[in-house]
Parts: sequence; C1' cells; structure tokens
RNA sequence: GGGCCGGUAGUCUAGCCUGGAAGGACGCCGCCUUCGCAAGGCGGAGACCCCGGGUUCAAAUCCCGGCCGGUCCA
Repeated sequence: GGGCCGGUAGUCUAGCCUGGAAGGACGCCGCCUUCGCAAGGCGGAGACCCCGGGUUCAAAUCCCGGCCGGUCCA
C1' cells in the first nucleotide's frame, strides 16, 4: 500500500443482507423474600448506533469519504 471482517448502554453482543426510529445477557438502582447475605421473583434507569457528507417522506441499516481495531497478502 491492497483485500476481508468489525466499531451499537459501564461490559459482551443481536438487529444491517430485506430502511419504518434499538432488543438480550451481565452489571447498576428500588421493592419482595431472609435475622443478615447470596440466590430467586418483580419493577426501573441507562446506547439519538465511531465521525462527516449523500440518497429518501423516513437511515443503526443503503451509497461516498475518513478514523480506530483485528486478520490476510505484498
């Protein structure tokens, strides 16, 4: 330098192909339960989806250009 894969809550990740406004697990907070803790049950907060543009009524999703990480080739 080139090819491919990835970047979404504190952490890990689904959703992207096929556009209609984001779900799960762990963690966190509250309640129940316990003498108390853990486990368990119920409820809640938390991501405008790496950045900038474009297309569209509408973009995490499609297109273009960047940045970062992984991997392969040179």

A computed fold for a 74-nucleotide RNA from a Nanobdellati archaeon, annotated as transfer RNA. It was read from a public genome assembly.